The RNA shown here (c-di-GMP-I riboswitch aptamer) has 74 nucleotides. Its mean pLDDT, the model's own confidence on a scale to 100, is 87.

RNA sequence: UCUCGAUAACGGCAAACUUAGAGUAAUCUUAGGACGCAAAGUCACAGAUCCUUAGGGAUGGCUGGGCUACCGAA
Numbered sequence: 001u002c003u004c005g006a007u008a009a010c011g012g013c014a015a016a017c018u019u020a021g022a023g024u025a026a027u028c029u030u031a032g033g034a035c036g037c038a039a040a041g042u043c044a045c046a047g048a049u050c051c052u053u054a055g056g057g058a059u060g061g062c063u064g065g066g067c068u069a070c071c072g073a074a
Base pairs, nucleotide, nucleotide: 004072005071012037013036017032018031020029021028022027035061041067042066043065045064046063047062048059049058050057051056
């Protein structure tokens, strides 16, 4: 350095549900909340799913891929 991932350390994110708001909707944002996560960081590139006013849009916590990143036992 790569691979790998401890009942390790320091930290991090935050499902369902609830409050307030945006949107036709999928869904998103905010504040609680914690089911889980070693990329649950990021990018809609390929596939997939969902919505639609049929133009398009949403999901990275669906799979693959790109870029980047903390720690270091076996």
Rfam family: c-di-GMP-I riboswitch aptamer. For this family Rfam cites "Identification of 22 candidate structured RNAs in bacteria using the CMfinder comparative genomics pipeline" (Weinberg et al., Nucleic Acids Res, 2007).